[in-house]
Molecule: RNase P RNA; transfer RNA
Organism: uncultured Gemmatimonadota bacterium
RNA sequence: GGCGGAGGGAGAGAGAGGUCGCGAGCGGGUGCUUCGGUGCGCCGUUCGAGGAAAGUCCGGGCUCCAUCAGGGCACGGUGCCGGGUAACCCCCGGGCGCUGAAAGGCGAUGGAAAGUGCCACAGAGAGUAGACCGCCGAUGGCGGCUUCGGUCGCACAGGCAAGGGUGAAAGGGUGGGGUAAGAGCCCACCGCGUCUUAGGGUAACCGAGACGGCAUGGUAAACCCCGCCGGGAGCAAGGCCAAAUAGGAGCGAUGUGGUGGCCCGCCGCAGUGAGCUCCGGGUAGGCUGCAUGAGACCGCGGGAGACCGACGGUCCUAGAUAGAUGACCUCACUGGCGAGUUAGUUCGUCGGGACAGAACCCGGCUUAUCUCCCUCCGCCUCCU
RNA sequence: GGGCCCGUAGCUCAGCUUGGUUAGAGCGCACGCCUGAUAAGCGUGAGGCCGGUGGUUCAAAUCCACCCGGGCCCA
Repeated sequence: GGCGGAGGGAGAGAGAGGUCGCGAGCGGGUGCUUCGGUGCGCCGUUCGAGGAAAGUCCGGGCUCCAUCAGGGCACGGUGCCGGGUAACCCCCGGGCGCUGAAAGGCGAUGGAAAGUGCCACAGAGAGUAGACCGCCGAUGGCGGCUUCGGUCGCACAGGCAAGGGUGAAAGGGUGGGGUAAGAGCCCACCGCGUCUUAGGGUAACCGAGACGGCAUGGUAAACCCCGCCGGGAGCAAGGCCAAAUAGGAGCGAUGUGGUGGCCCGCCGCAGUGAGCUCCGGGUAGGCUGCAUGAGACCGCGGGAGACCGACGGUCCUAGAUAGAUGACCUCACUGGCGAGUUAGUUCGUCGGGACAGAACCCGGCUUAUCUCCCUCCGCCUCCU
Repeated sequence: GGGCCCGUAGCUCAGCUUGGUUAGAGCGCACGCCUGAUAAGCGUGAGGCCGGUGGUUCAAAUCCACCCGGGCCCA
């Protein structure tokens, strides 16, 4: 100097100032008043969209079902170990596996000996299988040679699965011995199975030893088995006020109802219920829930880290309801274009200048996306 | 706010449940035959990144994850 990797921060607001305009809170003023309160195009002041507000994929807080608020099945989620958290399918760290030259990155990561499936085509053969090309082929048979010891060739009965081929995958792998030729047939190492482990580690796991030649293929984002977790519905939940209206039919006695389905338990109602179902009608207005929180920021302490602290200090940061923050001016940032200059400084002009707008709230995940700064690490090249 | 389904040739749809390697049917289009000329009929053919991206697997239109677009239902 270049290439690559990881982490953090800031902005992403048209920044700062000003004028007019919009919404909310607070205070004041004014009108009305039943003196509770209420209206106002009045005044002042404070605040006023995001890192994703998005997707609605998760987890909760909160509300209701609810009076016994319980249990089970089905269903859904998750899946190595340890920690964090209110909790999670999230986050941190570690193990194992895959990948990269490395720094690093990715992982839907339990079980195939509980069982049942699937592995097309090709190939001899795809789970306790198999002979296409091949290798061997004694005694005996046929033929040749012969120093009559034997040797060569061919075919058969038979033996083999080591070599080649097919395939994604061929019934452990490499090397040696042995054999007629071969094969865990035997041996060494690796792999695999069982057992032990006062070796290390909280653990997953890593390692060591002994025994065994060992059918132990693949696939669970195949059905399934195992461990753990899970009531349901959702702020359009729910509560209060005002106003208006129209009921009818059916079910029904060991019946019926009880916020997804089924069962058990329990509770309520009922001799004909305002309990359930269906059809039909009225209202769809106002207030609240609705912004103090698992809250934010700074410092200190603990921890490898996520994070924690009955530690300190500061702050209150939208609350709308057809749904508010817009327009203009000046200066600065950045980008484009033009002029000028050896280069730089400079001048003029244009521009929301990426993705994109709260609606009960919070913690995550996923997706979309512009600019700048800082730190650390790996590799290559050059110079000293 | 909640639930369910769809996306395949120019158009309308099969195939997905149980994954097998040439992805189909009808209509339309092109060419040819037939006809005096059309239509009909007959024959031949072209036309497809199976909505997008990634993953599982030997193999994906089909299984899984995320994203994009469209539709229906409850309230």